[in-house]
RNA sequence: ACUAUGGAGAGUUUGAUCCUGGCUCAGGAUGAACGCUAGCGGGAGGCUUAAUACAUGCAAGUCGAGCGGCAAGGUCUUCGGACCCUAGAGCGGCGCACGGGUGAGUAACGCGUACGCAAUCUGCCCUUCAGUGAGGAAUAGCCCUGGGAAACUGGGAUUAAUACCUCAUAAUAUUGUUUGAUCGCAUGGUUAGACAAUUAAAGUUCUGGCGCUGAAGGAUGAGCGUGCGUCUGAUUAGCUUGUUGGUAGGGUAACGGCCUACCAAGGCUACGAUCAGUAGGGGGCGUGAGAGCGUGACCCCCCACACGGGUACUGAGACACGGACCCGACUCCUACGGGAGGCAGCAGUAAGGAAUAUUGGGCAAUGGAGGCAACUCUGACCCAGCCAUCCCGCGUGAAGGAUUAAGGCCCUAUGGGUUGUAAACUUCUUUUGCUUGGGAAGAAAUCUGGACAUUUAUGUGCAGUUGACGGUACCUUGCGAAUAAGCACCGGCUAACUCCGUGCCAGCAGCCGCGGUAAUACGGAGGGUGCAAGCGUUAUCCGGAAUCACUGGGUUUAAAGGGUGCGUAGGCGGUUUGAUAAGUCAGAGGUGAAAGCUAGCAGCUUAACUGUUAAAUUGCCUUUGAUACUGUCAGACUUGAAUCAGGUUGAGGUAGGCGGAAUGUGACAUGUAGCGGUGAAAUGCAUAGAUAUGUCAUAGAACACCAAUUGCGUAGGCAGCUUGCUGGGCUUGAAUUGACGCUGAGGCACGAAAGCGUGGGGAUCAAACAGGAUUAGAUACCCUGGUAGUCCACGCCCUAAACGAUGUUAACUCGAUAUUUAUUCUUCGGAGUGAGUGUCCAAGCGAAAGCGUUAAGUUAACCACCUGGGGAGUACGUUCGCAAGAAUGAAACUCAAAGGAAUUGACGGGGGUCCGCACAAGCGGUGGAGCAUGUGGUUUAAUUCGAUGAUACGCGAGGAACCUUACCUAGGCUAGAAUGCGAGUGCCGAUUCCUGAAAGGGAAUUUUCCUUCGGGACACAAAGCAAGGUGCUGCAUGGCUGUCGUCAGCUCGUGCCGUGAGGUGUUGGGUUAAGUCCCGCAACGAGCGCAACCCCUAUAUUCAGUUGCCAGCAUUAAGAUGGGGACUCUGAAUAGACUGCCGGCGUAAGCCGCGAGGAAGGUGGGGAUGACGUCAAGUCAUCAUGGCCUUUAUGCCUAGGGCUACACACGUGCUACAAUGGACGGUACAGAGGGUCGCUAAGCCGCGAGGUGGAGCCAAUCCCAGAAAGCCGUUCUCAGUUCGGAUUGGAGUCUGGAACUCGACUCCAUGAAGGUGGAAUCGCUAGUAAUCGCGCAUCAGCCAUGGCGCGGUGAAUACGUUCCCGGACCUUGUACACACCGCCCGUCAAGCCAUGGGAGUUGGGGGUGCCUGAAGAUGGUGACUUUACAGGGAGCUAUCUAAGGUAAAACCAGUAACUGGGGCUAAGUCGUAACAAGGUAGCCGUACCGGAAGGUGUGGCUGGAAUACCUCCUUU
Repeated sequence: ACUAUGGAGAGUUUGAUCCUGGCUCAGGAUGAACGCUAGCGGGAGGCUUAAUACAUGCAAGUCGAGCGGCAAGGUCUUCGGACCCUAGAGCGGCGCACGGGUGAGUAACGCGUACGCAAUCUGCCCUUCAGUGAGGAAUAGCCCUGGGAAACUGGGAUUAAUACCUCAUAAUAUUGUUUGAUCGCAUGGUUAGACAAUUAAAGUUCUGGCGCUGAAGGAUGAGCGUGCGUCUGAUUAGCUUGUUGGUAGGGUAACGGCCUACCAAGGCUACGAUCAGUAGGGGGCGUGAGAGCGUGACCCCCCACACGGGUACUGAGACACGGACCCGACUCCUACGGGAGGCAGCAGUAAGGAAUAUUGGGCAAUGGAGGCAACUCUGACCCAGCCAUCCCGCGUGAAGGAUUAAGGCCCUAUGGGUUGUAAACUUCUUUUGCUUGGGAAGAAAUCUGGACAUUUAUGUGCAGUUGACGGUACCUUGCGAAUAAGCACCGGCUAACUCCGUGCCAGCAGCCGCGGUAAUACGGAGGGUGCAAGCGUUAUCCGGAAUCACUGGGUUUAAAGGGUGCGUAGGCGGUUUGAUAAGUCAGAGGUGAAAGCUAGCAGCUUAACUGUUAAAUUGCCUUUGAUACUGUCAGACUUGAAUCAGGUUGAGGUAGGCGGAAUGUGACAUGUAGCGGUGAAAUGCAUAGAUAUGUCAUAGAACACCAAUUGCGUAGGCAGCUUGCUGGGCUUGAAUUGACGCUGAGGCACGAAAGCGUGGGGAUCAAACAGGAUUAGAUACCCUGGUAGUCCACGCCCUAAACGAUGUUAACUCGAUAUUUAUUCUUCGGAGUGAGUGUCCAAGCGAAAGCGUUAAGUUAACCACCUGGGGAGUACGUUCGCAAGAAUGAAACUCAAAGGAAUUGACGGGGGUCCGCACAAGCGGUGGAGCAUGUGGUUUAAUUCGAUGAUACGCGAGGAACCUUACCUAGGCUAGAAUGCGAGUGCCGAUUCCUGAAAGGGAAUUUUCCUUCGGGACACAAAGCAAGGUGCUGCAUGGCUGUCGUCAGCUCGUGCCGUGAGGUGUUGGGUUAAGUCCCGCAACGAGCGCAACCCCUAUAUUCAGUUGCCAGCAUUAAGAUGGGGACUCUGAAUAGACUGCCGGCGUAAGCCGCGAGGAAGGUGGGGAUGACGUCAAGUCAUCAUGGCCUUUAUGCCUAGGGCUACACACGUGCUACAAUGGACGGUACAGAGGGUCGCUAAGCCGCGAGGUGGAGCCAAUCCCAGAAAGCCGUUCUCAGUUCGGAUUGGAGUCUGGAACUCGACUCCAUGAAGGUGGAAUCGCUAGUAAUCGCGCAUCAGCCAUGGCGCGGUGAAUACGUUCCCGGACCUUGUACACACCGCCCGUCAAGCCAUGGGAGUUGGGGGUGCCUGAAGAUGGUGACUUUACAGGGAGCUAUCUAAGGUAAAACCAGUAACUGGGGCUAAGUCGUAACAAGGUAGCCGUACCGGAAGGUGUGGCUGGAAUACCUCCUUU
C1' cells in the first nucleotide's frame, strides 16, 4: 500500500489403534404448547386444527343544487284549504368491481423478472376543440280495488324528471370508394387529402357555478401476448380429435379453435410429454462464513375464492363476499299451499384441538363513498381491554458490620469446616409503590368572521371552532427498605459434591449408560452451578453434517467400476490463417415498488421501536466497444486417426480329415481261488471260472511328454496332427487421406458352468437314488453301484469370487532385472529401438496392507456406480423367458452400531526348534480282598463349619470320651463369661448343711498384709464408659497360602522406526540348565528374575580337646580309671573346582575326551530362595478389618447327646495273598531326636500289657534304647496252609472325675475275605526306586496304618523324541479379547410388533359411453301482445350445458377368515453349518436332495493353511 471482518468441536464400534461410517449433543430460531413460578413499564403479536356450523348486533351508502310529491310538526284560515319546514317511501344519478377476510382450488403465463400490443378498453380527474335546437309517448310513487299465513303480488285510473323515444345539426368519430408521400417488424403502420352514407345532448341555479353531448390528447386502472425462472415421482413412456394448421363466418374492447362449418394430418415428448401426489406465488423470514437449506404467520404486491356447482344481467369496470337466476346439501319459519338464509367482514357462540383475545370506545387523526357544501356513512382506521406469546428496559436496595451467633449440613467429632458479611445491628438512598398538586404533544385543515391580493379559477395572513385515547404520558409533594425471586441442573459430553434412603426394586436416561448393600447417575436433604420475571420440557427448521460434497466427497480390500465389445443421441476434442462476435470481458442507459437487511445521522430519559439519508438489491433488458480463449463459417497443415506396401507372430475363430495311448465292453485262449475296496471293514464280482495274462474286435470321450509367472483373444475363453476359409496384433517404410478423433445414456451383439426344448450319442465320470460302513444319530464325509447330465446339431437361458474384486482413452514422472516377439548395429561378448508379459524398488500416493511407466502417482475427457447395519436384492408393479428364473427395485419396523487395515495377546484336531519320569526302556504300586482314614450321598434332634478338576478328598485337624465344640436337646443369666478405668469397701478364701443332673440358688461359721500413718499391695465392686457374636459377605479387604513353576521369563530409560496402537532392544546364527554366554544387528544401557553370595553334605589342613576318642604305655568285667591329642568325633577358621591345564572341533561363546591331576569335574549332591503376573483360586472359622445383621439372644453358663450314624460310591493308605517266605533259637552294626507336672536304670513280681522300686540325669555324662532287615542254625514243603490276620467270645492292664455310646494295649480262644487283581491309572533316573527299622510334634490317654525327620540294605533302565500330557521361543491363520469352557448358524416351540398375499367387502377422486336435462346463452319461428313499429316481448322449438341416473373398466385407500416370510425378546428344544487346515478349506453361480443348519454334482475364485518341487527377484 492493497485486500478482508469471515469458518472451534465433543461423545459413542476396539483389549488398545488408525480409518470408514452412522447415531447423539453443545448454538440460533418460533404465530407455539405444556409444567413450576411471577413486581412494573414500553413496543409488537395473538384459530397454524373444521374453506366446520352459526344465535345477536354492527361492517355501504349518499345526493332535495335531477323529479313527482309528502306523514308528523308549525303559522294562517273563509275550516274547503293555503304556506313554511321537511322524516320515511318511490323514480333518477353516483357508489356498491374500493376497502376488509380467507388460502379451499391452482404446478398454471398463476406468480417473479424483462419485453411487446402494428391486436386493446378505461367512469370519476387534467388539457384542448366543438356543441347543448325541436318535439313525443310512457311508468313508479300517490289514489281505488283484489289474492296470500307470510314473503310477496295481480288489476284499474292518473302523473314528473338529468328516466325513455323521435327529428334537426355535426366531425380529426364510424363505414365504403379513392389519390399521394413516407416508414417498418410479416400481416402492415404513420401522414396529407377527395367523395358518399350514418350517428349526439339535460337540465338546474343563489347567475358565481354544478352538470350534459361529440372529438383529440394525458394520467390512472385494466385486458392480452412472449423469453427466462418456478416441487416430487419413470414401480407414470407415450399423449392429443377442436387435437395442430388453413379458409370462411360468428363472437369480443381486443388477437386467437375463443366458437361453428369445410379442408389438410398434424401438434407435444427422454432438455421428461401424459398421469399421479403435494402446494397459492413473490418481496421477504429463520439459519448459515458463504454457497446453500428450510419456510411463505404478522406488513406490502399479485392471484384465486365467498355454503358446493353452474349461469348470465347491469355496468367504464363483475360473471359480483354483505346483487340476481337455477341445481344440490344443510338450517329456520309455515295456516302445509308456500317461503327465508349464507360471518373465509368486526365482535361473539358451538364444535374440533395441545392451543390463540372484548358481543369495548371513537370517527379526534389518516384514508374512502356520496354531496357545491355543511354533513352523513365507514368493525377501513385510530385507540382502549385480555394473554410473560415474543423483543427491550427497570426494580426487588446500598455502605458498614465477626462472637465468623443460633439453627441446618458434613467430618478424621473435647474439635473443625460450610451456609456466611449472609443475618442481627448502625447509617444512607427512594427507581418502583402509596399519597399531594399540576398536566401535554398528537390540530393542521374544513367551516365561520373579517383583512389583503388577484389572472375572478383562487391564493395569503389573522381570530374563532374540533381530542376517542385521557386527567393518560410527563413533572411534582410527602411516606417508608418499605410492595416485589424463581426455575433448571450438578457421572462424561457440560459449569457445578457430599450425606441419608433404596438394593436390577422403585426409578432415571439426549447419546454413552446408571440401579443386583458403601449409587457424586434413582428419591430426599445440605451445599454448589447456570439463567433470571422468568426457567425448564416437548414439537418443528437451519447449523454443526465436507453426512448429496457448485464452493466441497468418493468407488483394489471399508458402501460403490456396468461380464465384455460395437455404436446412436449427447459431452469433449490436434496445429495454423482469416472472418464473425453467440458465449466471455468492459463502459453507458433503463429497470430491479415500498417495507425489510446493512451503514451514518436523528426522535422517544435508554433500548426495543420509529424517522431520514446512503449503500445494497450479486438479476433482467437495451446499447457501444474489446476479441486472448470457446463457439460458428471459410481456407491450410500433419504429429492424432485411418489406408497402403514389405515382413512377422501365436493353444485367435470356424469346418473337414487323420492318429496313438488309456478306459469300458465283446469274443477266443492260458489259468485257479480268490478279486476288489478301506483307517479297518462290508456291500459288490467270482468254481455257471472272476481278478491276472495274451490276441482280435468295437465304442465314445479326452489329447501324456513338449509345457513355461510361455503365447493368442474385447471378455467368456483357447492345447494331438493336418487341410480349407477367416479375424487380429506387431514391426519396417513414410506412399495416400487430412482431425476423419475420444467417450458413450438408451440400443445391438457376444457371454463359463449349471439348466430348458427337439433329435442323436452314451466309453468315462457322476447330482438324484440304492446298498455297505462310520456314528448317539449320519438324509454327510469313506466304499460298491448308478440315472439325468457330461459329448454332437439346432434353438433358448444371460447368470458367476464373469476378479487385477482396479471402466475406457490420452499425456507426463528415477531405475534394476528376467522373459516372448520383431527389428538396427556389432569388435559376435553384446549394445540399442518398438510392442507385450513378470518381479523388485526412487519420488509420490494411501487408513494401512500396499501401488509404484501394465499406478492405486500428477493431469485432462466421457461413462457407470455409492451414501449406516438389518429388513432385502425381499414385496408389489412392469419388461423378458417354455420353465427355472433374470432385470428394474421399495417401505413399515428394528439396532447403535455394521465395517476396513493393522497391533498386542490368547487359541488352533497349523508349522518349526527345544525342554520335562511327558512318552519310551525299566522297577514297584493303585484299581480286586480285609481293615484304617477322608469325602460324597443317605439318615438324624444334631450328625457344626470350611476345602470340590489339575491346585478338595490321612485337607484346616501337629491328635472330637468330658473339655475342645462352633451342632442338637434340656435347665439357667441379661451391662452380661473375659479385660481396662473406677467412687467406695475389706476382703478373698476355707469349712458345713439344704436343693438340683450340674450350672446355679439358699443358709450358717471363720476372716487380710506392709506402712514413713499420707498411703500402698491384694481382693471385691454400685453407677457409668468401652460389651459380646466360630452370625453374613474371601465377589468390599489386609495378611498368609496353593497353582502355572525353580518355568526362563517380565520390564524400563534414552535413541530409532511407525499417523497410531505399538515395534526395536528381547528377533537372527550358534551355545546353555538358564533372556547362560558369544557373534551379528538402530540400537545403547539398565532393573526384577537365572547364576553366584547363605546353610547342610563330600576332602584336607590349622586351632581346641570335655561329657567325645584310645594307637602306643599302665590298669580293669567294662575307655570304668591314669594318661595321651596321634586317630575317630565334635566345632570354629582356612584351603579346595575355575573348563584352570592338555588334545581335537569352532571366528567366538562353547562342546567333545573311559584325558591328566584331584576327595570331588563341568551347577559335585541336597536345601533355603518362587520375577511381572494368572485363576474375582483358598481362607471373614488362625488373626486383623469395612459394611450389614443380632442384644431376656445369633451373646454367656451347665448337663447329656452329636461330630464315631450306614444300603452305598470315590480318594489316600496299612496288612496280605506267601518259600527271595512263615515260625523258633542264637548273633552283629546306626543316625537323628526327646526328657524335671519329665525320661526313668538296676533289682523283684506278672505268660504279658504292666506293677513295684527308686539309682542317675535340666543331658556328647543319665534315661527312652532292645534297632530291624542282615548273618548263623532248626523247622514248615505249596495247602486257604505253621500263609493271612479280619471278626467275635472271655479275661485283663493303663490313662482319666468318667472308657456304654466312644480309648489304646495285653493274654487265651476264634481264624473271615484273600491264591497277585478288568477297563484304566500312579510314583521313580542313584545312595534314587524298592525294602528295613528308629525318633519327634500334638498328647492325661489315644483310634498314628497319618504327618515330619533319621539312618540300614540297596537295584534295573533310558535306543530315542514319531506319538500322549504340560511348558518355552519363533512363525502362521483367526469372525476369539469374559480370550476355544471362545464365538456362532438354521429349523421348531412361546410372547409382542410392523408388513406381503388373500375369497371378498367398504369408501374415494378422476376419466369414458349412453339417457335425462334446470337456469342461461345462441339460432329459428313467432297466428298472441305492445305500439314509440325496418322494432321489442311472451310463447314454441333446435343445439350446448351444471347437476342427476345408468354401464363397463382402471387407479387409490381402509378392512378381512386364512396364509407367507421378517424383526425383537437373561437363562426353551434339536443338532454344529461358519470363524484355526473349524476337524470334509471356504466362498460364488447353478441343479438336485434333505427336520434344520446344510449335503452332493458341475464350472469358477483365493478373500485357503501346511508341505515338497520348480521358477523368479534382491544383496554380496
Predicted 3D model of a 1516-nucleotide RNA (small-subunit ribosomal RNA) from Haliscomenobacter hydrossis DSM 1100. Its Rfam family is "Bacterial small subunit ribosomal RNA". Its mean pLDDT, the model's own confidence on a scale to 100, is 82. The sequence is in RNAcentral, with records from Greengenes.